[in-house]
RNA sequence: CCGUCGAGCCGGCCGACCCUUCGGGGAACGCCGGGCCGGGGACCCAGGUAGUCCCGGGGUGUAGCGCACGCGGUCCGCCGCGGGCGCCGGGCGAACUCCCGCCCGAACCCGUCAGCUAACCCGGUAGGCGGCCGUCGGAGAAAGA
Numbered sequence: 001c002c003g004u005c006g007a008g009c010c011g012g013c014c015g016a017c018c019c020u021u022c023g024g025g026g027a028a029c030g031c032c033g034g035g036c037c038g039g040g041g042a043c044c045c046a047g048g049u050a051g052u053c054c055c056g057g058g059g060u061g062u063a064g065c066g067c068a069c070g071c072g073g074u075c076c077g078c079c080g081c082g083g084g085c086g087c088c089g090g091g092c093g094a095a096c097u098c099c100c101g102c103c104c105g106a107a108c109c110c111g112u113c114a115g116c117u118a119a120c121c122c123g124g125u126a127g128g129c130g131g132c133c134g135u136c137g138g139a140g141a142a143a144g145a
Base pairs, nucleotide, nucleotide: 001131002130003129004128005127009034010033011032012031013030017026018025019024035125036124037123038122039121040120045115056113057110058109059108060107064087065086066085067084069082070081071080072079073078088105089104090103091102092101093100096140097139098138099137
């Protein structure tokens, strides 16, 4: 510099610090505004009203559900972990669609509390990965030169 997962970008101010041919150039953090993203929050709607048992419940995100098996725990109701299978969800193949192919299905947060939700209120704007060469998976449509 180009591209990519992601909301994680744009403009302005400040400015540690870095480079310098001393003319100047670059710039973290922080602040303001915009854009984008997320959470809380009425009527209505949803839900609910008694008893028992149990592992409280919720959020970001694709990161969920089921089955049998193995291991561990157990109040013997079940719970946790592991890989396997099925369903389902997400990403990539350099703007789009289909096919085909290759991957992922994590991690973290709130703290007993939150359904939806207008007004209103609050927060985030990170982090990571690939490429400097190969002849770029196929088809279609479209755009540009």
The RNA shown here (c-di-AMP riboswitch aptamer (ydaO/yuaA leader)) has 145 nucleotides and comes from Trujillonella endophytica. Its Rfam family is "c-di-AMP riboswitch aptamer (ydaO/yuaA leader)". Rfam describes the family as follows. This family represents a conserved RNA structure found upstream of the ydaO and yuaA genes in Bacillus subtilis and related genes in other bacteria. The sequence was found by an Rfam model in a public genome assembly. Model confidence (mean pLDDT): 77 of 100.